[in-house]
RNA sequence: UCCGAUAAUGGCAAACCGAUCGAAAGAUCGGGACGCAAAACUACGGGCCUAACUCCUUAACCGGACAAGGUCGCCGGGUCGCCGAAG
Numbered sequence: 001u002c003c004g005a006u007a008a009u010g011g012c013a014a015a016c017c018g019a020u021c022g023a024a025a026g027a028u029c030g031g032g033a034c035g036c037a038a039a040a041c042u043a044c045g046g047g048c049c050u051a052a053c054u055c056c057u058u059a060a061c062c063g064g065a066c067a068a069g070g071u072c073g074c075c076g077g078g079u080c081g082c083c084g085a086a087g
Base pairs, nucleotide, nucleotide: 002087003084004083011036012035016031017030018029019028020027021026034073040079041078042077044076045075046074047071048070049069050068054065055064056063
């Protein structure tokens, strides 16, 4: 350094519930733990999700496009980083 243990010390926190914000996806805080060795940071590439207003379409609903937004706990890249058995 790779690697990652039925190790140690600590850490994070899915679903769900409550409050707040948001058009929504979703976010924040509190509770809560399914999991996580980067489940730390970063929307840079790909993916996925939402799409108000407006426009198209429709008798209407539906459907489509779009500004923009979200997700790093989907994958990859970049940055930083705790511990140390075996190999």
Molecule: c-di-GMP-I-GGC riboswitch aptamer
Organism: Chloroflexota bacterium